[in-house]
Context: one part of a larger RNA
RNA sequence: UCUAGGUAAGGGAAUUCGGCAAUUUAGCCACAAAUCUUCGGUAUAUGUGGUCCCUAAUUUGCAUAUUUAAUUAGCGCAAUGUUAGGGUGCAAUAACAAAGAUGGUCCGACUGUUUAAUUAAAACAUAGGGAACUGCUAGUCAGUAAUGAUGUGUAUAGUUCCUGAAGUCUGCCCACUGCCAGUAACUUAAACUGCUUUUCAAGGCGGCCAAGGUCUGGUAAAGGGCGGGAAUAACUAUGAUUCUCUUAAGGUAGCGAAAUGCCUUGCCAUUUAAAUGAUGGCUUGCAUGAAUGGCGUAACGAGUUCGUCACUGUCCCUACCUAGAACCCUCUGAAUACACCAUCUCGGUGCAAAGGCCGAGGACUCCAAGUGGGAAGUAAAGACCCCGUUGAACUUUACUGCAGCCUGCUAUUGUGGUUAAUUUCAUAUUGUAGCAAGGAGCUACGGCAAAAGUGAAAUACUUGCCAAUAUGAAGUUAACUGCUUAUCUCUAUAUGAGAAACAGUAGUUGGUGGGCAGUUUGGCUGGGGUGGCACCCUGCUGAAAAAAUAUCAGCAGGGCCCAAAGGUCGGCUCAGAUGGUUUAGAAAUCCAUCGUAGAGUGCAAGGGCAAAAGCCGGCUUUAUUGAGAUGACCCUAAUACUCAUCUUAAUUGAGAAAUCAUGGCCUAUCGAUCUCCAAUGUGCUCCUUAGUGGGGCCUUGGAUUGACAGAAAAGUUACCACGGGGAUAACAGAGUUGUCGCUCCUGAGCGUUCACAGCGACGGAGCGGUUUGCUACAUCGAUGUCGGCUCAUCCUAACCUGGUAGUGCAGAAGCUACCAAAGGUGGGGGUGUUCACCCAUUAAAAGGGUUCGUGAGCUGGGUUUACAACGCUGUGAGGCAGUUGGUAUAAUAUCUGCUUGGAGUGUUAGUAUCUGCGAGAAAGUCAGAUUUAGUACGAAAGGAACGGUCUGCCGUGGCCACUGGUUUAUCUGUUGUUCAUUUGAGCACGCAGAGCAGCUACGCCAUCAAGGAUAAGUGCUGAAAGCAUCUAAGCACGAAACCUUCCUCUAAAAAAGAUACAUUAUCCGCUUGUAUAAGACAAGUUUGAUAGGUUUGAGGUGUAAGAUAGAAGCUUUUGCGACUAUUUCAGCCUGCAAAUACUAAAAGAUUAAGAAAUGAAG
Repeated sequence: UCUAGGUAAGGGAAUUCGGCAAUUUAGCCACAAAUCUUCGGUAUAUGUGGUCCCUAAUUUGCAUAUUUAAUUAGCGCAAUGUUAGGGUGCAAUAACAAAGAUGGUCCGACUGUUUAAUUAAAACAUAGGGAACUGCUAGUCAGUAAUGAUGUGUAUAGUUCCUGAAGUCUGCCCACUGCCAGUAACUUAAACUGCUUUUCAAGGCGGCCAAGGUCUGGUAAAGGGCGGGAAUAACUAUGAUUCUCUUAAGGUAGCGAAAUGCCUUGCCAUUUAAAUGAUGGCUUGCAUGAAUGGCGUAACGAGUUCGUCACUGUCCCUACCUAGAACCCUCUGAAUACACCAUCUCGGUGCAAAGGCCGAGGACUCCAAGUGGGAAGUAAAGACCCCGUUGAACUUUACUGCAGCCUGCUAUUGUGGUUAAUUUCAUAUUGUAGCAAGGAGCUACGGCAAAAGUGAAAUACUUGCCAAUAUGAAGUUAACUGCUUAUCUCUAUAUGAGAAACAGUAGUUGGUGGGCAGUUUGGCUGGGGUGGCACCCUGCUGAAAAAAUAUCAGCAGGGCCCAAAGGUCGGCUCAGAUGGUUUAGAAAUCCAUCGUAGAGUGCAAGGGCAAAAGCCGGCUUUAUUGAGAUGACCCUAAUACUCAUCUUAAUUGAGAAAUCAUGGCCUAUCGAUCUCCAAUGUGCUCCUUAGUGGGGCCUUGGAUUGACAGAAAAGUUACCACGGGGAUAACAGAGUUGUCGCUCCUGAGCGUUCACAGCGACGGAGCGGUUUGCUACAUCGAUGUCGGCUCAUCCUAACCUGGUAGUGCAGAAGCUACCAAAGGUGGGGGUGUUCACCCAUUAAAAGGGUUCGUGAGCUGGGUUUACAACGCUGUGAGGCAGUUGGUAUAAUAUCUGCUUGGAGUGUUAGUAUCUGCGAGAAAGUCAGAUUUAGUACGAAAGGAACGGUCUGCCGUGGCCACUGGUUUAUCUGUUGUUCAUUUGAGCACGCAGAGCAGCUACGCCAUCAAGGAUAAGUGCUGAAAGCAUCUAAGCACGAAACCUUCCUCUAAAAAAGAUACAUUAUCCGCUUGUAUAAGACAAGUUUGAUAGGUUUGAGGUGUAAGAUAGAAGCUUUUGCGACUAUUUCAGCCUGCAAAUACUAAAAGAUUAAGAAAUGAAG
C1' cells in the first nucleotide's frame, strides 16, 4: 500500500452521473390505521406500546382402588394462556435470524418468459377484443409420394394474423396497393378450325377461346392516408363567419416541450439560497392521435425519473484496529515478453512526436523496496473509414429462374335425354319487279299478258336456280340433366352405401409466384456519401511565341437544321451617318453623298471573306458510283469507328470558256461484334418447281449501346465477415493561419472647450499557435476517444497581494498604463457536460500550454456494438451529429525516469569531529480588528495613510500533558449453545458498557526580523548641444520578484577538502529497541539492569468467590425464592515506572594501518 472486515467526535449527501456502497429498520403480541380503489385491496400502510427473571393465584388437558346426588370436591402429573406483586441491567426478539419508510411522474395491467458467457427491460407472453380461412375426402402444416400431425377433434372446433386486463372510446378516406365478388364488351396460349402460299411440310392471316388482365362493385380492428391561401366583430388582439385553390379524404374525441418538440435551458406557477432537473398548467403539435389502438387507471415491478423523513465515513478529512497478502527466511518453481546495444536530461535535427543522430549539461560500480512518467511499452495482420470488378445474411414493384397454386386441351373416358347454335337433305311458304333461259299467247270469257310506257332489269305461261322463314330427318359443338361398368370415398365381405365419367393422376398451354434459388447492384472524386459530369465531341483562355501539356480551372457550345440554307453561272454591296422629300413622327418608302466592313455568314467562339465566302436571280442535283492515298481524333512501332483533304476512273450539272462541283466558308453535330430487317444489286451458289419458291454467301444500307472502343442487372447490414490500405477519412501531432486571440501605426470623430484622462471609425503593419478550417506529411501487423477525480509542472498577454506613473486623481472609491510569475485564485444549484447561467462568500474567485497533461492512475455519466421504444423517413430490409431505457474497462513492471533504503571501490594509513562548492524549499502567504483618527482631505456628506498591537483562514513542520477518535490489551454485564450442575471456561471479534499505553486530529506548539544588488520609476551633479537634460562619465534611492540571512542534504566537490587523536577500533555471534521491509541505525553483552521473571507502585474495570443476614410471597413448618446488604474502592488485568542478577546475553571468532626495531634502495 492492497483485499476482506470493525469503530469513529462535530456536521449529515455538502460526495457523486446517480445516496453507488454502507448504515438505519427488522421477529412475535396488542392498539391504532391515511389516500386511492376494479370494494378484492392498498396494509406488516404510516405510527405507538409490550417482550427478561422470581413468587403467587387462575385457565385448559390427562389420570385416579379417594369423595359427592352430580365430571361435585380434593389430591397428583404435564403443558399452555391470563392476572397481580416483587426484582436486575446502559440495553430483556440483549447473540444468530430479521422490511428503512413515504409522496409524485413515465412505461407495462397483473403472476410469468428472454439474449447459457457484457443488455431482465418499457421487449416476449398473457386473459380479454377483432379479422380471415375452414362443413370434414375441410382448412393449415410436413413429405417426391405413400402417408402423417392438428385429431380418433367437428364451427362453443381448428389454423393464421392484429391488438393486449377491466373502464371509457375507437372519427373521416376505397384515389393507390392488396383481397373478395362480378363481368355485356376488349385483350389473350396451346389445341381445334377456315383461308392462303398450285399440292404436302413448315409458315402467314383469321375464327373460336380458359384462367389472368382491362372494366364494374365491395372491403380500412386490410397495407395505408388524414391540405393551402386570403378577408372579416365599434380600442387592440383574436377570428364564431365568408371567399378561393385543391384532395380519395383533409386529423374528430382525447392527449400534448411528452420514452414523441428541432428552435429549447419554450413561457408561467410550485419545489430550492441557487434547478439545462422534477411536477402542474399553457398549446404556436419541426414531426401527437384513436386495436400500426387513443385517453385514463386501483394493484403489481431486482423497470425509468424527481422529492421528503429517518439514517449514516459518500463527503468535510481523515484516523485507529483485526485477519490475509505485500516484505524477510527455507524449499519448490512457471508464463508472458525479448533485432542489437543500452548511464540519462534538455535543446535541435529528422517521414513533421529520438535512450541510440548533432550540441550542451549531467553522470563512480552494484543491490533492495516502492511508484507507475516514458519505452509513441505488452496483448489482438484496427471492429471505425476507404478500397477489392472478395463474401455472406436479409429485403423488394432489381434481373433470371424453380416449387406451389389457378387454368384450357389430350389420355385414362363409357351410355342416354332436353335446350341452344350450326351443317346437309326433304317439304312448304315468302320474295325491293328474287335471278337466268325460253316465250306471244292463255283463259274459267270476267280477264291476264303482250304492245306502248316507266325502269338497271318487265311480269301471262314453262323450266332451272337463289335467299329467308317454318317443319322434319341425320350429324357436330356447347350448356344442363339422367344412367352405371371405368375411376374415387366409406363401411367391412355384402356381388353393401355414396360420388361418378366429374374428381384424381399423367402430359401439355397460359397466368400467378422473394415461398425458394442463383446473381447483379458503373466510374471520376482534395476520404467516402449527397451534389455534379470535369465520362463522347467543338472554340477561346490557362499554355510559359515549335508541337504537346493537368485540376470538380475559367468563359461558352454540340447530340441539330436545310431539296435549298446544296452545285454552278451572272448581277449586286453591307451597318451606319449627313442632306433632301405629301400624309410619315427619332424610326416605314424614295433620291444624293460619304461609308475597309463599324454588316452579314442557319447555330458557340476563334479564324476567314467585298466585282465575295455576304445579297438577288437563272439553270440544276457533284448531298452520285468504283478504286487508291494522306491527315486529325490518337499517346504510340502499331488500331477500329468518325471527320477532313488529295488523286484517279465513270457519269452528270452550270458556264461562251478557262474552269468549278465527291454537300453547307473552316474548326462540333456521333456508334463495334452478335442478332434482326431491307435492297430495282436486273450479284454468286445449293435445293425444289411446269412457272415459281426457299436456304446460304458477297456488297451496300437500316435498327444501339450518351458509363458514348458499346455487360442483359435494385437495395440494406449497428448481426456482420475476409483480404488490404496510413495509396484514404474520424482523435492527437506537423505545416499553414482565412477564421480566432492579442499588439502596434495613422487619427476622422466623441469627450461642455481639448484627437490621445478615457474612448476611437475608415484603413494599414505585425505577433501568437489556446478556436474553427485547409492540406493529407506520420501512424490503420492499433499511439485507447469527451468530461470529472487525483497528482501536478511551465508560460504571462497580471484576477488578488507588492512597487510605480497619468487622471476628466480633493479624500474615499475608481479608470488607464508600466515593472513584477514569489504565493494565492475557493464553496454550492441544475446539466454527462467542457462552456455558459445562477446562489452565498472572498484580497481575488486571471487566462493558457503540457499527445485538447494525466484510463499499464481511478471513474465510465456522454459519445460509439449487439436488445428495446417513440417521432420522422423508406414498399421493404432498414435509416436518422433526432430522442429514450439498458449494456465486460486486461496484466505478476524487463529497461529507463522518479521516491527511498543499503553494499562496495576510489580519494595513497586509520578513527573521530568539522567546513560547505553545490542542491532543495514558500515556509510562510493573505486578511480582519484596534490604535494612528473621526485626524489629514473636504462646503458638507463622507473619509485615508506611514507606523504600532492583537486575532483569524489557508499552508508548512513537529508533538500527544489536555480534548476527541481508535484500542479483536483488559475489566464488567448479558444472549444462544457445549463442557452433567455450582464455581469456572470454550465457540459465534456474539452483542453491549467502559477503556491504559501506542498511533492519531477534530487537539496542542512553532512559523520573527534584516541585509545586498536591482526592475519600472524618483532624483543629484553634468556635458555632447555656452541653454536645458536622471546619463553619455560619476553619485543616491527604489518591489511579495533575484542573492543572502533561516531550515534540510552534501567530501564521489576527480580541483576527491580541513582539524584533532595515538592504540585501540570494528565486524560476526548473543540480549534487545528510542530504530526498522531486507540491509541499516541505536542500546547492551557478567567491570551487566539489555530482555524475561518476581515484588512494589501507577493505571483500567467497578465491588469477585465463599460466608452471614435480609427478601415479594408460598409452605406439608421442613423448606423454595429472583434479588439486596455486609465482608469489599473488592477481585481480575497491564505493551507503563521503579527495585531486584532468579533466567538468558556462554564459549568464542575476525582483522588493520602506523609508530618502534631490523634490513634494503635512493